[in-house]
RNA sequence: GAGGAAUGAUCUGGAGAGCGCCGCGCGGUUUUCCGCGAGGCCGCCGAAGGGGCAAGCGGGAGCACGGCGCUCCGUCCGCGAAUCUCUCAGGCAAAAGGACAGAUCGGGGAGG
Repeated sequence: GAGGAAUGAUCUGGAGAGCGCCGCGCGGUUUUCCGCGAGGCCGCCGAAGGGGCAAGCGGGAGCACGGCGCUCCGUCCGCGAAUCUCUCAGGCAAAAGGACAGAUCGGGGAGG
């Protein structure tokens, strides 16, 4: 100290990627087929969650190597961001979910 953050709740908006193939189970048809579920296989997505890291800061080491600015810097350790990246998890018709955004409530303390 005009004021008032974070977690949370409600409403609204909210992308991407195969309605893939194959058995199995259940149900409906009771001839073929259809729907749902879990599993296996291949191909994909990134915006639940999770992992990784740059600059920078701190520490250490030391004449071992490299640099050339020599009481210095890098090689080592730690902290360190994301819509970046990985694709573990999750997802790939609809539904559900969904980072993030807006409004309202709530909260009490963001910031200096």